[in-house]
RNA sequence: GCCGAUGUAGCUCAACGGUAGAGCAAUCGCCUUGUAAGUGAUAGGUUAUGGGUUCGAUUCCCAUCAUCGGCUCCA
Numbered sequence: 001g002c003c004g005a006u007g008u009a010g011c012u013c014a015a016c017g018g019u020a021g022a023g024c025a026a027u028c029g030c031c032u033u034g035u036a037a038g039u040g041a042u043a044g045g046u047u048a049u050g051g052g053u054u055c056g057a058u059u060c061c062c063a064u065c066a067u068c069g070g071c072u073c074c075a
Stems, first nucleotide, its partner, number of pairs: 001071007010024004018055001026042005048064005
C1' cells in the first nucleotide's frame, strides 16, 4: 500500500428500513439469624465520526477513524 471483518448500555452480545433490547454487572427491595444463592423493581445509549438516499436509517450508500486478520512491496 491492497483486501476483508468488527465498532450498539460498565462488560458480553441481539435488533425484516418503522417506538433501541437481553444476560451479567450496578442501585433499591423481598427472602435468610446472617452471608451466598434465589426473586422483583429501578437506572443506565451521541448505535465510532461526518455526509448521502428515504416520509422514516443501528440497518442501505460514500468518506474518515479505531481494533483485528490476510496479502504484497521495501529494508

This is a predicted structure of a 75-nucleotide RNA (transfer RNA) from an Anaerolineaceae bacterium. It matches the Rfam family "tRNA". NCBI's taxonomy places the organism under Bacteria, Bacillati, Chloroflexota, Anaerolineales, Anaerolineaceae. Its mean pLDDT, the model's own confidence on a scale to 100, is 81.